[in-house]
RNA sequence: AGCGCAUGUCAAGCGCCUGGACUCGGCUGUCGCCGAGUUGACGCGGAGGAGGUCGGCGAAAGAUUCGGCGGAUGCCUCCCGGCGCCAAUCCGAUCGCGCCGCAAGCGAAGCCUGAAAUCCACCGGGCGACCGGUGGGACAGAGGUGAGCAGAUCGGAUG
Repeated sequence: AGCGCAUGUCAAGCGCCUGGACUCGGCUGUCGCCGAGUUGACGCGGAGGAGGUCGGCGAAAGAUUCGGCGGAUGCCUCCCGGCGCCAAUCCGAUCGCGCCGCAAGCGAAGCCUGAAAUCCACCGGGCGACCGGUGGGACAGAGGUGAGCAGAUCGGAUG
C1' cells in the first nucleotide's frame, strides 16, 4: 500500500411526524370507523469566535415540493486575524471605507462555467400506495471574468 471479514460511526436541503394525502385488510353500508403501512424538497451554495435573528439561490410539477416539529454552515452587531484603496516609485505605521475567513473593494454590457430531480430506456424489491438502482440526453440562479471607478496623515528608502 492492497484485499477480505467483523464491529462502531455515518445525516446539515439535513432528520422526524400525532395533521393532510395515498395504499392494503377488516367491520360497516355509500358514509365512515378500526388496524397495518406509504408519502412528506430536486439539486447548487454554505462553518474564525461570541451574542442576536430565525435563514441564501434557483429547478421541476396543473402543482401535497400541502401542513407541522427539531436542527442548520445564512443574515446583523461586536471581537480576532487578514486582503484592497493615497503620493514619481517602493516600504512601513495610524486612522477611515469596503471586503474576506484560505479568501479577500464596487461593478454595466458581453463572455465563461454549467446541477440534480423532472423526462426517456431498463433492472431489482413490495399485493399495493411506493421504494432502491443503472444508463441516456437536456436545462438554472448564485458564481467567475470584466471597461471603469474606489482614501487621508505621518515616517523611511530611491530617483
The prediction has a mean pLDDT of 79. The RNA shown here (glmS glucosamine-6-phosphate activated ribozyme aptamer) has 159 nucleotides and comes from Alicyclobacillus sendaiensis NBRC 100866. Its Rfam family is "glmS glucosamine-6-phosphate activated ribozyme aptamer". Rfam classes the family as a riboswitch. The organism belongs to Alicyclobacillus sendaiensis, within Bacteria.